SAM riboswitch aptamer (S box leader) from a Chloroflexaceae bacterium, 128 nucleotides, folded computationally.
Its mean pLDDT, the model's own confidence on a scale to 100, is 76.
The organism belongs to Chloroflexaceae, within Bacteria.
It was read from a public genome assembly, where an Rfam model found it.
[in-house]
RNA sequence: AACUCAUCCAGAGCGGUGGAGGGAACGGCCCGAUGAAACCGCGGCAACCUUGCGGCUGCCCUAGUCCACACUAGCCAGCCAAACGGUGCCAAUUCCGACAGUCAAAAGAUUUGGCUGGCAGAUGAGCG
Repeated sequence: AACUCAUCCAGAGCGGUGGAGGGAACGGCCCGAUGAAACCGCGGCAACCUUGCGGCUGCCCUAGUCCACACUAGCCAGCCAAACGGUGCCAAUUCCGACAGUCAAAAGAUUUGGCUGGCAGAUGAGCG
């Protein structure tokens, strides 16, 4: 790289260098000399993973209280909150659409819109 799974209608800046492009590709439509991409500094957001602290719920198991009920602790699972770390991100729903199905409206056989799924993409984890 490929493959698998999950998420993608929320959120998040300022300065310096730079100098014309950028929003993945295609069709649109946007952003950009009131400075694009890229790089640097400080800052922030919070999706996944890791670490560890705390709360709640559940019940299988284990231990203790003479047994049971019950209680306590440990383990396991789920949810919530907070912090550090590893990535990521900080215009517009992944900016919108494409492909399929379905519903509705107008109309006079086509157009527009809604919903669902898919294709493609991005990010994380795993695998490799």